[in-house]
RNA sequence: AGUUUAUACAGAAGCGGGGAGAGACAGGCUCUGUGAACCGCUAGCAACCUCUGGCAUUCGGCCGGAAAGGUGCUAAUUCCUGACCUAGUUAGAUAGGAACUAUAAAAA
Numbered sequence: 001a002g003u004u005u006a007u008a009c010a011g012a013a014g015c016g017g018g019g020a021g022a023g024a025c026a027g028g029c030u031c032u033g034u035g036a037a038c039c040g041c042u043a044g045c046a047a048c049c050u051c052u053g054g055c056a057u058u059c060g061g062c063c064g065g066a067a068a069g070g071u072g073c074u075a076a077u078u079c080c081u082g083a084c085c086u087a088g089u090u091a092g093a094u095a096g097g098a099a100c101u102a103u104a105a106a107a108a
Stems, first nucleotide, its partner, number of pairs: 003106006013042005021031003025082004043074003048070002050066006084097004
């Protein structure tokens, strides 16, 4: 940098530095000098790894608990839509699924 699997309608802030952008990409629409990105400190959310109890054991799953450690995250449903497929329609709207993206783990 890729592959596979799982999850993504929930949840969670302040201060200091910094000084104009940010929300992946495209189109929208939002946030932002009543300080954006980014860096640091403290705090918090969550429960993928980790620790742990029970059930099961079809070879790999289900239901809990803890939150010290490894990550991650703390505006808006992944902010909305997006090539594609199904249903629907004159066409749309709309619904579902993929895909894209993000996070974790595993093997290589």
This is a predicted structure of a 108-nucleotide RNA (SAM riboswitch aptamer (S box leader)) from a Cytophagales bacterium.
The source organism's lineage runs through Bacteria, Pseudomonadati, Bacteroidota, Cytophagia and Cytophagales.
Its mean pLDDT, the model's own confidence on a scale to 100, is 82.